[in-house]
């Protein structure tokens, strides 16, 4: 000085999964309140049929074709459909949308039960990533 790895902090993304306030034995617990998401739940409407070929939900994460797999589950490979992310596209700060291009993308969970659904019950606030990083249009806020 260089490469690598690992931990740590600051930024940064994914996700509904954050922020504040009191108490306290003060990293770990209570309680409380704001936002944020889910669920169940009339009238009206729908549905006049469904029910072991169960059925329901959360998520963006379903479908489908092919080869392995006894079935299935699963696994691999492709496709449709969906969803992220790209800082630095922009006189600055933060943001919203299109087009292309590249890169990524499910997993649970009720228990035979739930169509929508005002009032009203009612449950979460988890966990991952990350040192990489493209090219143009079309806005909006704010301050200077």
């Nucleotide at each position: 000085u260089u490469g690598c790895a690992u931990a740590u902090u600051c930024g940064g993304c994914c996700u509904a999964a954050u922020c504040c306030c009191g108490g306290g034995g003060c990293a770990u617990c209570c309680g409380g309140g704001a936002a944020c998401g889910g669920a169940g739940g009339a009238a009206c409407c729908a549905a006049u049929c469904u029910u072991u070929u169960g059925g329901g939900g959360u998520u963006a994460a379903u479908u489908c074709u092919g080869c392995a797999g006894c079935a299935g589950a699963u696994g691999c490979a492709g496709a449709a459909g969906g969803g992220a992310u790209g800082a630095g596209a922009a006189a600055c700060u933060c943001u919203u949308u299109c087009g292309c291009c590249a890169u990524c993308c499910u997993a649970c969970c009720c228990g035979u039960c739930a169509g929508c659904u005002a009032a009203c019950u009612u449950c979460g606030u988890c966990g991952g990533c990350u040192a990489a990083a493209g090219c143009g249009g079309a806005g909006g806020a704010g301050g200077u």
The prediction has a mean pLDDT of 77. A computed fold for a 144-nucleotide RNA from Brevibacillus fluminis, annotated as c-di-AMP riboswitch aptamer (ydaO/yuaA leader). The model forms 92% of the base pairs in the Rfam consensus. The RNAcentral record of the sequence draws on Rfam.